[in-house]
Notes
The RNA shown here (FMN riboswitch aptamer (RFN element)) has 129 nucleotides and comes from Leucobacter salsicius M1-8. Rfam family: FMN riboswitch aptamer (RFN element). Its family is annotated with FMN binding in the Gene Ontology. Its mean pLDDT, the model's own confidence on a scale to 100, is 86.
RNA sequence: AACGUGCUCCGGGGUCGGUGAAAGUCCGAACCGGCGGUGAUAGUCCGCGACCCGAGGCCCGCAAGGGCUGAGGUUGAAUCGGUGAAAUUCCGAUACCGACAGUUACAGUCUGGAUGAGAGAAGCACGGG
Numbered sequence: 001a002a003c004g005u006g007c008u009c010c011g012g013g014g015u016c017g018g019u020g021a022a023a024g025u026c027c028g029a030a031c032c033g034g035c036g037g038u039g040a041u042a043g044u045c046c047g048c049g050a051c052c053c054g055a056g057g058c059c060c061g062c063a064a065g066g067g068c069u070g071a072g073g074u075u076g077a078a079u080c081g082g083u084g085a086a087a088u089u090c091c092g093a094u095a096c097c098g099a100c101a102g103u104u105a106c107a108g109u110c111u112g113g114a115u116g117a118g119a120g121a122a123g124c125a126c127g128g129g
Stems, first nucleotide, its partner, number of pairs: 003127006010120001015029004030109002032098002034048004043096002052073002056069005078094005100112003
């Protein structure tokens, strides 16, 4: 050094107009894109996280029931051309996708769970040698 243990910190973005009694939800036009990987840079390739479902286990309780953990499950979308050793990642063109609940009219953009959680990023300390 590898490696191990612990700690600190960071860790999601997006509007104008029109109609109308009422719409950031409809119409027109816009805007946004977590994390790791990938022979070259990714919302649409591979994988992960979160939301949702959840066997089993543990705990509390007289019981009803509740809490924690959690294998596993579900989970949207891109093609063509060009350059090049190499790109569904760059350039050009044309597209597509976006949980759940709420809201006086239907939501990727408002409100809410969320001052939450988290894939992960950075750093410090100790051990090690």